This is a predicted structure of a 105-nucleotide RNA (Glycine riboswitch aptamer) from Pseudonocardiaceae bacterium YIM PH 21723.
The sequence was found by an Rfam model in a public genome assembly.
RNA sequence: CAAAGCCAAGCGGGAGAGUCCGGCCGAUCCCUCAAAGAUCGCAGUCGGCGCCGAAGGAGCAACUCCUCCCCGGAACCUCUCAGGUACAAGGACCGCUUGGGCGAG
Numbered sequence: 001c002a003a004a005g006c007c008a009a010g011c012g013g014g015a016g017a018g019u020c021c022g023g024c025c026g027a028u029c030c031c032u033c034a035a036a037g038a039u040c041g042c043a044g045u046c047g048g049c050g051c052c053g054a055a056g057g058a059g060c061a062a063c064u065c066c067u068c069c070c071c072g073g074a075a076c077c078u079c080u081c082a083g084g085u086a087c088a089a090g091g092a093c094c095g096c097u098u099g100g101g102c103g104a105g
Base pairs, nucleotide, nucleotide: 001105006100007099008098009097010096011095012094013093018049020048021047022046023045024044025041026040027039028038029037050085051084052083056081057079058078059077063073064072
């Protein structure tokens, strides 16, 4: 000086499953005004059932670490607590750029 791997940020890509049902509430129509009624809800909120898994979480585990065992690490596998189930947002993961530090050489 410095490759790859590591961390952070920015940009781009990024799946799945009811835009379900009911209530509250809100808006519109109706009305002299109200009440009642009807409609809408891709504003919000509560409850219910179903469904999804790629934030997070949890579990098992191939494997890994070690002479061996234990401990530790370990999935997009599993569970669905959380989250999600039109758009938006989010999103594991992937690519590029910038910065940091490590350092084969």